[in-house]
Two RNAs folded together computationally: RNase P RNA and transfer RNA, 499 nucleotides in total. Rfam match: Bacterial RNase P class A. By type it is a ribozyme.
RNA sequence: GCAGUGAGCCGGGUAAUCGCUGCCAUCAGUAACCUCGCCGCAAGGGGAGAAGUGCUGGCGGGAGAGGAAAGUCCGAACUCCACAGGGCAGUGCGCCGGGUAAUUCCCGGGCGGGGCGACCCGACGGACAGUGGCACAGAAAAUAUACCGCCGCGCCAUGGCCCGAGACCGCAAGGUCGAGGGCGACGGCGGGGUAAGGGUGAAAUGGUGGGGUAAGAGCCCACCGCGCUUUUGGUAACAAGAGUGGCAGGCCAAACCCCGCACGGAGCAAGACCAAAUAGGGAAGCGAAUGAUGGCGGCCCGCCUGAAGCUUCCGGGUAGGUUGCUCGAUCCCGUCAGCAAUGCCGGGGCUAGAGGAAUGAUUACCCUCGUGGGGUCCGCAAGGGCGUCAUGGGACAGAAUUCGGCUUAUAGGCUCACUGCGGCA
RNA sequence: GCGCCCGUAGCUCAUCUGGAUAGAGCACCGACCUUCUAAGUCGGGGGUAGCUGGUUCGAGUCCAGCCGGGCGCA
Numbered sequence: 001g002c003a004g005u006g007a008g009c010c011g012g013g014u015a016a017u018c019g020c021u022g023c024c025a026u027c028a029g030u031a032a033c034c035u036c037g038c039c040g041c042a043a044g045g046g047g048a049g050a051a052g053u054g055c056u057g058g059c060g061g062g063a064g065a066g067g068a069a070a071g072u073c074c075g076a077a078c079u080c081c082a083c084a085g086g087g088c089a090g091u092g093c094g095c096c097g098g099g100u101a102a103u104u105c106c107c108g109g110g111c112g113g114g115g116c117g118a119c120c121c122g123a124c125g126g127a128c129a130g131u132g133g134c135a136c137a138g139a140a141a142a143u144a145u146a147c148c149g150c151c152g153c154g155c156c157a158u159g160g161c162c163c164g165a166g167a168c169c170g171c172a173a174g175g176u177c178g179a180g181g182g183c184g185a186c187g188g189c190g191g192g193g194u195a196a197g198g199g200u201g202a203a204a205u206g207g208u209g210g211g212g213u214a215a216g217a218g219c220c221c222a223c224c225g226c227g228c229u230u231u232u233g234g235u236a237a238c239a240a241g242a243g244u245g246g247c248a249g250g251c252c253a254a255a256c257c258c259c260g261c262a263c264g265g266a267g268c269a270a271g272a273c274c275a276a277a278u279a280g281g282g283a284a285g286c287g288a289a290u291g292a293u294g295g296c297g298g299c300c301c302g303c304c305u306g307a308a309g310c311u312u313c314c315g316g317g318u319a320g321g322u323u324g325c326u327c328g329a330u331c332c333c334g335u336c337a338g339c340a341a342u343g344c345c346g347g348g349g350c351u352a353g354a355g356g357a358a359u360g361a362u363u364a365c366c367c368u369c370g371u372g373g374g375g376u377c378c379g380c381a382a383g384g385g386c387g388u389c390a391u392g393g394g395a396c397a398g399a400a401u402u403c404g405g406c407u408u409a410u411a412g413g414c415u416c417a418c419u420g421c422g423g424c425a
Numbered sequence: 426g427c428g429c430c431c432g433u434a435g436c437u438c439a440u441c442u443g444g445a446u447a448g449a450g451c452a453c454c455g456a457c458c459u460u461c462u463a464a465g466u467c468g469g470g471g472g473u474a475g476c477u478g479g480u481u482c483g484a485g486u487c488c489a490g491c492c493g494g495g496c497g498c499a
């Protein structure tokens, strides 16, 4: 210098003007509450006042989205229902240890996989408990089997080879034909052995080498893999060593399932209070303590409640306000413990609480990134640095009870540590 | 806020517990028929199965995360 890995962080700034939502203070108005009179037996009516509550307006002060506020995928807080019971069903999770309020999250470790490496990824219990699937191809896809091939055995003999009485040709050397007999593969048939090799497939019943054998084969041996036993190390997952077994039986559980663990349900429209409304009309069903209905949710049990009503549908009425609400497993800094996640302690800070939903817009300058022009410097060049002009861009996205995680989106930029390659000294 | 479902050709739908070129009807294109059109007959084209990963020998199908749409309850 180039390429990369991990961790952390920022995510436009300043000013002016005009706006928005709460809060605080102040002034003015208003008169619902309120205070004081008046009329009235009462219900109520009407008048005056303005300290407080409320409402309206003016002026002023101060505050006002995020790293994901998102998806709602997990875990909780909080609230209500038996402060939550038994069973079935269902859902989720699944190596070990630790962290935490809790988790399926995080940290550390183990094992497996990927990368030259820094490092990254892993839904990582069980496939002799059972059921099921494995298309096509292939002999065979799981109680193994045997297509080609390899090797013995038995039978056959028309090809072949050997022997060969005899016949014919020839002067001879020799040649031709040949009854019959024998051999028996490089042939055929039958019945076996085998799983080395070939071939099929995503996958073929341990792998490599040697011995052995008729040919072969864990048949035997060595090494590797695997199972079991045991020793050592480690909290453990697990690792290493020793012994032993001759293989103990393919893949799929993100197929049903089995094992272990966990899970009661609902959600701030939870829930509480005030105000307002109410007419109980029509239809169906259930119900007489042998328990309707409700809590209660998929079902059953059980518990509580305990009614002459209850549920569903149609029809009708009300549909406003207060609270829950933001100080919290809170944020920042530091010490200490710990490899770390994290925790203890000390100091400091207060940081939206709206309720169809505010947190914005414009202008100027700056910052930053891209493109183009010309200038200057370095360089042989490619190109690069500096400054300048023009122009364009600055993302993803927006609280809604509150936290802790995960996942997803995100222009551009910064810091630290590390790895590989190349160059120079 | 909570719960559930769906996405396959231009449109409407298949593809039954994973299995090979993903089919059908309508629509579209071409030819035939007709004087021409329609109807009819024959033939043809058109698909990243919403997207991205994973499991598996193999994914439209199973799983996860996103994207889009819809429904129900309070």
Base pairs, nucleotide, nucleotide: 001421002420003419004418005417006416007415008414009413010412012366013365014364015363016362017361018360020064021063023061024060026058027057028056029055030054032053033052034049035048036047038045039044066396070407071406073405074404075403076402077401078267079266080265081264085301086300087299088298090263091262092261093260094259095109096108097107098106099105110124111122112121113120114119125258126257130256131255132252133251134250147198148197149194150193151192153190154189155188156187160183161182162181163180166177167176168175169174206224207223208222209221210220211219225247226245227244228243229242230241231240232239233238271323272322273321274320281314282313283312284311285310286309294304295303330349331348332347333346334345336343337342367394368393369392370391371390372389373388375386376385377384378383426498427497428496429495430494431493432492435451436450437449438448444482453469454468455467456466457465475491476490477489478488479487
Overview: Its mean pLDDT, the model's own confidence on a scale to 100, is 76.